SAM riboswitch aptamer (S box leader) from Clostridium luticellarii, 114 nucleotides, folded computationally.
The model forms 88% of the base pairs in the Rfam consensus.

RNA sequence: UUCUUAUCGAGAGUGGUUGAGGGACUGGCCCUAUGACACCCGGCAACCUGAAUAUACUUCUUAGCUUGUAUAUGAUGGUGCCAAUUCCAGCAGGCAUGUCCUGGAAGAUGAGAG
Numbered sequence: 001u002u003c004u005u006a007u008c009g010a011g012a013g014u015g016g017u018u019g020a021g022g023g024a025c026u027g028g029c030c031c032u033a034u035g036a037c038a039c040c041c042g043g044c045a046a047c048c049u050g051a052a053u054a055u056a057c058u059u060c061u062u063a064g065c066u067u068g069u070a071u072a073u074g075a076u077g078g079u080g081c082c083a084a085u086u087c088c089a090g091c092a093g094g095c096a097u098g099u100c101c102u103g104g105a106a107g108a109u110g111a112g113a114g
Base pairs, nucleotide, nucleotide: 001114002113003112004111005110006109007108008107013041015040016039017038021031022030023029025090026089027088028087042082043081044080046079047078048077052073053072054071055070056069057068086106091103092102093101094100
């Protein structure tokens, strides 16, 4: 980088450094020197990992320890994230025709594969 798949209305600092843009793209509408973005610290908890504990069954046994399996909790670690529903729409359908509903497309993140 490509493909597949799951999720995307919640959550997350009055900190430090820096100094001008940022919210993927387009159209809006917002955030921003009362410091954007980025980095550090801190935090949140979506996916993966699965230490340890508990329970049930099970191997062995007189019993216990021990072996294995399943379930629950989930330490640690790997990414990720920390304005606004993925900020809203961008294509189609529905209908009571609008700050409406539904499904796609696109995007983001994780996991797996090439």